The RNA shown here (SAM riboswitch aptamer (S box leader)) has 120 nucleotides and comes from Anaerolineae bacterium UTCFX1. Its Rfam family is "SAM riboswitch aptamer (S box leader)". Rfam's curators write: The SAM riboswitch is found upstream of a number of genes which code for proteins involved in methionine or cysteine biosynthesis in Gram-positive bacteria. Its family is annotated with regulation of gene expression in the Gene Ontology. Model confidence (mean pLDDT): 86 of 100. The source organism's lineage runs through Bacteria, Bacillati, Chloroflexota and Anaerolineae. It was read from a public genome assembly, where an Rfam model found it.

RNA sequence: CUCUUAUCCAGAGAGGCGGAGGGACCGACCCUGCGAAGCCUCGGCAACCAAACUUCACGUUAUGGUGCCAAUUUCGGCAAAUAAGAAUAGUACAGCUAUUCAUUAUCUGGAAGAUGAGAG
Repeated sequence: CUCUUAUCCAGAGAGGCGGAGGGACCGACCCUGCGAAGCCUCGGCAACCAAACUUCACGUUAUGGUGCCAAUUUCGGCAAAUAAGAAUAGUACAGCUAUUCAUUAUCUGGAAGAUGAGAG
């Protein structure tokens, strides 16, 4: 770097150095001199892998290997369905039905991404 696979609406702080960016990308919207990114020290969250345990389970522990500690992966980025709206048509005409949509919302599945594990 590539492939496969699981998870991604929960959770988690202080100090020092640093000095303007950051939230992957695009659009939006946020965070940030009341100090961004990055580095260091201590702390914490979680339970993917190993290990240990036993009631053998979607189990427990948190020793080790990672990972993480703003906002749902911040939201959307492709498509289906449903509802509303708009337009057109039909009709038994204050209604109902059908079709369309550069619209809005909900939800589902994808795309992309992140992390772990396995493999090349």